Predicted 3D model of a 1484-nucleotide RNA (small-subunit ribosomal RNA) from a metagenome. The prediction has a mean pLDDT of 84.
[in-house]
RNA sequence: AGAGUUUGAUCCUGGCUCAGGACGAACGCUGGCGGCGUGCUUAAGACAUGCAAGACGAACGGAUUGAUUGAUGAGCUUGCUCAUCAAGAUUUCAGUGGCGAACGGGUGAGUAACACGUGGAUAACCUACCCCGCAAACCGGGAUAACACUCCGAAAGGAGUGCUAAUACCGGGUAGUACUUUUCUCCGCAUGGAGGGGAGCGAAAAGGAGCAAUCCGAUGUGGGAUGGGUCCGCGCCCCAUUAGCUAGUUGGUGAGGUAACGGCUCACCAAGGCGACGAUGGGUAGCCGGCCUGAGAGGGUGAACGGCCACACUGGGACUGAGAUACGGCCCAGACUCCUACGGGAGGCAGCAGUCGGGAAUCUUCCACAAUGGGCGAAAGCCUGAUGGAGCGACGCCGCGUGAGUGAUGAAGGUCUUCGGAUCGUAAAGCUCUGUUACCAGGGACGAAACAAGACGGUACCUGGGGAGGAAGCCACGGCUAACUACGUGCCAGCAGCCGCGGUAAUACGUAGGUGGCGAGCGUUGUCCGGAAUUAUUGGGCGUAAAGGGCGCGUAGGCGGUUGUUUAAGUCAGGUGUGAAAGCCCCCGGCUCAACUGGGGAGAGCCACCUGAUACUGGGCGACUAGAGUGCAGGAGAGGAAAGUGGAAUUCCAUGUGUAGCGGUGAAAUGCGUAGAUAUAUGGAGGAACACCAGUGGCGAAGGCGGCUUUCUGGACUGCAACUGACGCUGAGGCGCGAAAGCUGGGGGAGCAAACGGGAUUAGAUACCCCGGUAGUCCCAGCCGUAAACGAUGGAUGCUAGGUGUGGGGGGUAUCGACCCCUUCCGUGCCGCAGUUAACACAAUAAGCAUCCCGCCUGGGGAGUACGGCCGCAAGUUGAAACUCAAAGGAAUUGACGGGGGCCCGCACAAGCGGUGGAGUAUGUGGUUUAAUUCGAAGCAACGCGAAGAACCUUACCAGGGCUUGACAUCUGCGUAAAGCGGUCGAAAGGCCGUGUGCCCUUCGGGGCGAUGCAAGACAGGUGGUGCAUGGCUGUCGUCAGCUCGUGUCGUGAGAUGUUGGGUUAAGUCCCGCAACGAGCGCAACCCCUACUCUUAGUUGCCAUCAGGUAAAGCUGGGCACUCUAGGGGGACUGCCGGAGACGAUCCGGAGGAAGGCGGGGAUGACGUCAAGUCAUCAUGCCCCUUAUGUCCUGGGCUACACACGUACUACAAUGGCCAGUACAGAGCGAUGCAAAGGCGCGAGCCGGAGCGGACCGCACAAAGCUGGUCUCAGUUCGGAUCGCAGGCUGCAACUCGCCUGCGUGAAGUCGGAAUCGCUAGUAAUCUCGGGUCAGCAUACCGAGGUGAAUACGUUCCCGGGCCUUGUACACACCGCACGUCACACCACGAAAGUCUGCUACACCCGAAGCCGGUGACCUAACCCGCAAGGGAAGGAGCCGUCGAAGGUGGAGCCGAUGAUUGGGGUGAAGUCGAAACAAGGUA
Repeated sequence: AGAGUUUGAUCCUGGCUCAGGACGAACGCUGGCGGCGUGCUUAAGACAUGCAAGACGAACGGAUUGAUUGAUGAGCUUGCUCAUCAAGAUUUCAGUGGCGAACGGGUGAGUAACACGUGGAUAACCUACCCCGCAAACCGGGAUAACACUCCGAAAGGAGUGCUAAUACCGGGUAGUACUUUUCUCCGCAUGGAGGGGAGCGAAAAGGAGCAAUCCGAUGUGGGAUGGGUCCGCGCCCCAUUAGCUAGUUGGUGAGGUAACGGCUCACCAAGGCGACGAUGGGUAGCCGGCCUGAGAGGGUGAACGGCCACACUGGGACUGAGAUACGGCCCAGACUCCUACGGGAGGCAGCAGUCGGGAAUCUUCCACAAUGGGCGAAAGCCUGAUGGAGCGACGCCGCGUGAGUGAUGAAGGUCUUCGGAUCGUAAAGCUCUGUUACCAGGGACGAAACAAGACGGUACCUGGGGAGGAAGCCACGGCUAACUACGUGCCAGCAGCCGCGGUAAUACGUAGGUGGCGAGCGUUGUCCGGAAUUAUUGGGCGUAAAGGGCGCGUAGGCGGUUGUUUAAGUCAGGUGUGAAAGCCCCCGGCUCAACUGGGGAGAGCCACCUGAUACUGGGCGACUAGAGUGCAGGAGAGGAAAGUGGAAUUCCAUGUGUAGCGGUGAAAUGCGUAGAUAUAUGGAGGAACACCAGUGGCGAAGGCGGCUUUCUGGACUGCAACUGACGCUGAGGCGCGAAAGCUGGGGGAGCAAACGGGAUUAGAUACCCCGGUAGUCCCAGCCGUAAACGAUGGAUGCUAGGUGUGGGGGGUAUCGACCCCUUCCGUGCCGCAGUUAACACAAUAAGCAUCCCGCCUGGGGAGUACGGCCGCAAGUUGAAACUCAAAGGAAUUGACGGGGGCCCGCACAAGCGGUGGAGUAUGUGGUUUAAUUCGAAGCAACGCGAAGAACCUUACCAGGGCUUGACAUCUGCGUAAAGCGGUCGAAAGGCCGUGUGCCCUUCGGGGCGAUGCAAGACAGGUGGUGCAUGGCUGUCGUCAGCUCGUGUCGUGAGAUGUUGGGUUAAGUCCCGCAACGAGCGCAACCCCUACUCUUAGUUGCCAUCAGGUAAAGCUGGGCACUCUAGGGGGACUGCCGGAGACGAUCCGGAGGAAGGCGGGGAUGACGUCAAGUCAUCAUGCCCCUUAUGUCCUGGGCUACACACGUACUACAAUGGCCAGUACAGAGCGAUGCAAAGGCGCGAGCCGGAGCGGACCGCACAAAGCUGGUCUCAGUUCGGAUCGCAGGCUGCAACUCGCCUGCGUGAAGUCGGAAUCGCUAGUAAUCUCGGGUCAGCAUACCGAGGUGAAUACGUUCCCGGGCCUUGUACACACCGCACGUCACACCACGAAAGUCUGCUACACCCGAAGCCGGUGACCUAACCCGCAAGGGAAGGAGCCGUCGAAGGUGGAGCCGAUGAUUGGGGUGAAGUCGAAACAAGGUA
C1' cells in the first nucleotide's frame, strides 16, 4: 500500500466482499511447564450457611477472677495442711459513657442533569479527629441504666416498684478577639470587607493514669491543614413522522427557613420566562482519566486500575451526629420469604466465599493479619472477606520445552507414476551426545527499619542424581491468498467470505499422500475501528451515472466596495496557573530474558489570568463613488388586464339549379341520399380560432404570449452624468404566480373529441383504420398546485483567443441623402482555441478559472409505497422500515441484428427451356413390425448418403451349437515336427482314431530357425461407451473477397487508422486522394486439359507422290508430306488505332488474328463459423466386459409392409411406336482376363479357341440420325408394371433373396393441386458408349463422345452474400432480450370488528410514617417563688391542621402484542394467456 466482483472487451460511477488490528469473550478440535494479569457483559433475579465493625476497665457503678498478705481457729509430723474473716495484684463480663460505625468494600438500576469534564467564584458557607497561638478550668445540684423484687408474653420483647456511679445530665460565678447592636478609621468589585471603642449575650469534666516528673482528655477563641456544600462560563447521544412549552411559572417587596445564596418556602404586587443557535416531549445512556482503531483528522468504547456521581428489596420519611437523609441504623407503606401457641413477630449478599435460576458464558463456602492501610485504646493489644497470598479456568500477554550431532543400501512402508522412476527423506533406524523442563534427594532465602514470633512456604533459588526418557496440534492448499496430486462421488452428497464449484476425467465436495501457515495452540462465530475519499473539516459530488427546488418576491441568517481614525472581540506573540496518579512515548534501573515493574523526563493542540502586537476580520466615528438606485432624453417589443371590432373557413338553417349517387379505405363496410343527398348559387344563424406576414425573430421570472383598434399598466435597453452615497448578493421558514387535465356553481357549444355505439382488420382486437358521438375544449366566479414545469444545466459578481449570422440602440467615417465600412452596449444562434470532462460533449449565454449564498445526492428493488402530520371537494406534500439482490447504472468500442438507409454481386428474381410434386417401378429414409429387421448420417450442408455393388462370406444384428492364454501378437518351461492324407460322429465349428514327416550348422554330444501340442501367468481381444476428452480427414458459408500483422499516429482505454473516401474491376483488381508507410494469408498468375501453329520423332498410326497387288482393302515395297500420336516451343500483352475518363486506372468501338479483353474447362478453398460429421476407415485418452460386450460355426436377419417423404428410371405417345436398310464417335478396359473366326440355339447362351499384357488382338454392331414402309389418336401396334410357364448364366448353394432370355399376361398412366428444382452455350435438352465395384447382380455413381436450342428488358420484389452508414435495453448475439395478469409454494409488511399488556401526565377521593405549626384541662427530678402544700418557667403525651408515599376512581395520550378477513410487495425450477418495451420493435 491494496485486491475480487456489473461488460464480448473498455473507461467511469457505484455498492457488496476480502487481506490488518483489537476483545472481560463464547464454541469446535487439541493441550507439557512457568511468570504476570484477568474471570456474571445475561436476572439491580431470589438467596441456605459462615464470616465482612468494632474497640476502650487509664470515663463510671457493679459483677467476676483471685496471685499474695494479715488475723483467728482446728489438726498436729513446730512449720506444713485445712476452715473462717479482712485486705487485695490480676483476669473476665453485660450495662452507663465517649469514639468509630457517613471510611473501607459492592453495583450501574436510575440519571440527558451543573450528573460529569474543564476553568473559575464563594465579599453567600461548614469542617470531628490532626497542627500552631491565646485564654481559662471556680461553686453546686438532681437523676438514671446496670442490679434486686413483682408482673405480662409462645416468642420477639415489655411494664411497675426500689437502690446507685460517672469524662452522662443540670444550675450559678467569671471571661475575650466569638455572636447581637452601635460608633470611628481604612479599603474594595455592587451586595460589602478589615481594624479600634461602647453596650448586651454567653463556657467547662476542681476529669483519668502515674510515687512523681509528666502524659492523656475536656472548654472558649483565632489561624492552618484536610474534607465537603453551593453558584457560574464552556463542552456533553438520537428522533421535527415530538413545534410550541410554562402558574411558584418569571421578576419584585416583606417574612420564614438553611452551615450558606436563592421561589428553597409563604403573603402581596407585576405579567412575565423558554423556544428553529431546537424549547417541550419521546427513546437511549452512569460521566471522565483512559482503552481499541486510524498516517492524521476522526470513529467506536467506558471491563479490570484511578477520580466523581448515583443506588443499597420497592416507595416515602425523618432522627442521631462534625458529617447521613445512613448497604450489614430507625419509622411507615408495598411485594416477597421465614417463624408462630394465630394473639403476633423476623428478614434484606449490587460486602467475601457459596446456592438456585437465567444464559453461549465467567472461579474456592481456602490461608493470614507476617506486610500495607483503617477503627478503638496511653499502651499491650483487639477487630479488619480492606489487603497480602494461595486455589480453579490456555481467558489474555510473555518466556521455555517437546531434544542435539552424525547418518544413503536414499531401508521398510505410504502416495503418485510416462513403470524408467519420483516423493515423504537425513526424515527413520543405527551410532555419538546433552539435561532446559519434568522427577528424586540435599541445602534454603529476601520480603522486618523500629519489639519480633512470616500467611505465602520447605516457595523462589542453589547443588547433586539417573535417564531421550513424560510432552504437537490446528487450519488451509480455484482466484483474492502462501500451498497439488490420486481415488470416490456424478447439479447427488456437499462446499461457499465475495466471485463461484458439483450434470463421469472436480487442484473448489469426501478421503488419502504431499505441501503451505501458525504453533500450546489453531480455527469458527460475534462486536468495534481500518481499508471506505462509501457523509468527503482535512477530503466527494449534482447536463447524460443518485442528485438544481416549476418560477419569483422577501424575513431571519450567512457573505459583502474604496479610504482615514479609534477600539482590541476574533487573530497572533510572550509569561503565569492549571491540565491528579496510573496509562501512551523517551532514558535509566529490578526480577536469568520478556511480559510485569521502580525512578526520571517529555507530551497533553483545551481552559483561565496577565502583558504586548494591530496586517486581516469584527465594533464605533468620518469621508468617497467604480457596486446599487434616482433623474433627464430616446426608440423596440405576440409583456399583462379590459372594452370594442374584422374577414376567411367549417357546420347548421332557408330557397333556387340539378340527379344518383356521395363519403370513406390498403380494400371495404357502417353512415348520408329519390322524403332529392353530394355538387353549385344566394341569403341567414352561431361558436371557436386568427392563414399570408413568420424568422434557431421579439417579449416575459417561469408557466406562457400571435387578426385589428382604444384605454389602463409592468419590465428591460441606449445616451447623458445632475442627485443619493454601499442603500448590495443570496435567501431556511413565509407569501405570491404557476401548462394541461380535473373539481364546484352559472352560461355557451361551430369544429374537434376521452367515454360510448357501429363498421372493418384479426386466431382474438375492449386497439391501430373508418362512420358517428357525450363530457370537455370557450366565458364568468372559485378551487387544485402538478408535468420530460427540460438547457434534464439554481442565483449573483469578476476574469479568460478568435470567427461568423441575427434582433434592438448609440457613436465614428462618408454622403445632397440613403447604403457600404469601422466601433460600442444589450439580447439571441452557430463554429472553434486554451481549459474542463468517464466519455459524449461544454467552450464569454461555460459544464473553464475563482468568491458568496441557497436547494439536493449517498447501491438496485421494496417505493415516492405504508403509517402519522399538513392542505384540499377529490387528485397533493412531507416520507420510512421489514424483506430481497450483487449488482443496478453512464459514456464510448467491436460485432451481430432491424418488417433502418445507400451502393454492388450471384440462374437470386425476371425472360426462357426442361423437370419434380400426380402414375408404375427402382432406391434411400421415417414409421411400424420383428427373435433380429446391426450401426451411423438429420434444414440448406441426412435421405441412389458411409455402401465403387448384403444369397453364404461381407456382418457389426438374432436364434442355436461350441471354445476360454483364446481367431490374432510377444515372453517362459516341457514335449513333439507342424502340416498333409484316410476313417468315423456331427448342421458345421469341432471331437476321436489311424497314417505320416522339416530347413541350416555340427567337433555327431548337440545347437539354431520356423511350426505345433500341453501347463501356468503376464496378457490378447472388443464394429462396447464417450466425435461434448481428441488427432487425422471431411462438409458448409464460399472460389464469397475477404482476414490480419509490423512500425508509426490518434484515443485514459476497449480500440481506431491502414482496410475509409472518389473512380474502376470477376476480385482489398488497379488508379487517384489521404497519418499513414509497408508486409503476410487469400484474389490473380505459375500447373493440367482444350482451341491455332511451328519443331522433333514416325510404329502398332498415316498414305500425297512412285511402284506392285486384290473381288475389295495401306494389302506390300517405300515414304513421314498430311491426319494422328506425345515431347518441346510460339501465340494474347489492352500490344496497336479512335473515343470517353481532370490525370490515371479503366471502359466503349475498331484493325489484325485460330483465339480479345480472365478465350473455355479443371485442380487450387484465406482468418474463421456451425461443441457441424466421423471413436464403425484409421489412430487415440479415459471408462466398461474378461468361461464374455472376446472368438468359431450353422441357420436366419439387414430384402419385413397399413403407410409417409426424398432421389431416380420408364412413360402417358405421331418431333412418336414398330419393321427393313444404311452412316458417323470418343474415352476406356482386358491374363483366376478380353476373347475373334467358325458352328449350335428364336434368344439368353453354349461349343470353340486364333490373337492380345494391347495406337498391332479382343470387348465393339455406337445410338439418336438418314432412307423406305407401316400404325392414325385409341388406354392404342402408346405404356410396360404385375403374374404364369419354359429356359440360360454365375456360384458349394439363387427358397427366404441374383441377373438374363423366350412365350403368354398387359396394371396404373391421356402431361400432373398447393408448392418446388436445374440450366446463360457446345450450356440446357436429348442419344448412345465405356469404366470402377464385381464370381454373379446398376434405373445408382464416375467418365466419354453424337445431335444441339431458347432467353436475359432489367435489379422493384423473394433468397444468399460483400462494402459503407444508422439505431439497439442483443453479445448463447432476433431461434436475442424482455413485460404484465392469472395459477402454485414460501417470506416479511400494511389495513382490520376488536381483544390484551405497558408507559405517561392530569382531575378527584383516601391519607401511613414523619418534619413543621397549633393546642395541650393529662404527665414531668434539676431552675424560680414558697416553711410546706402548692404554684410558675420549661418540656412532653394526646388531639387538631398543612404537606405527604402507597392505594382507589375517572377520562385522556402514546408505545407495543395479538386478530377472522383483506391489500399490495418480494422470491421461486417450471406453467397459462397475450405480445407492451428494446430495430422505424412492426401504431416512434
The RNAcentral record of the sequence draws on SILVA.